Annotation:
This is a predicted structure of a 75-nucleotide RNA (transfer RNA) from Gracilariopsis chorda. The RNAcentral record of the sequence draws on ENA. The source organism's lineage runs through Eukaryota, Rhodophyta, Florideophyceae, Rhodymeniophycidae and Gracilariopsis. Rfam family: tRNA. Its mean pLDDT, the model's own confidence on a scale to 100, is 81. RNAcentral records the identical sequence in 2 taxa.
[in-house]
């Protein structure tokens, strides 16, 4: 350099495969407690990787780009 293949969602670890974007842990605040941890309650959480098409509707399906992880060529 060139082709293949895989992932890119919340601060982090991932779900979600055409019809409301959700779980874990974390983060604030409150309760329990002598104090802490632990538990329990409430809060907080997003341009679904860019950029286009498709469809009434698209994290989701089609293109193009970027990351990144593997694999094959070539030299």
């Nucleotide at each position: 350099u060139u082709c293949c293949u895989c992932a890119g969602u919340a601060g982090c670890u991932c779900a979600g495969u055409g019809g409301u974007a959700g779980a874990g842990c974390g983060a604030u605040c409150g309760g329990c407690u002598g104090u802490u941890a632990a538990c329990c309650g409430a809060u907080u959480g997003g341009u679904c990787g860019u950029a286009g098409g498709u469809u009434c509707a698209a994290a989701u399906c089609c293109u193009u780009c970027c990351u990144g992880g593997g694999g094959a060529g070539u030299c």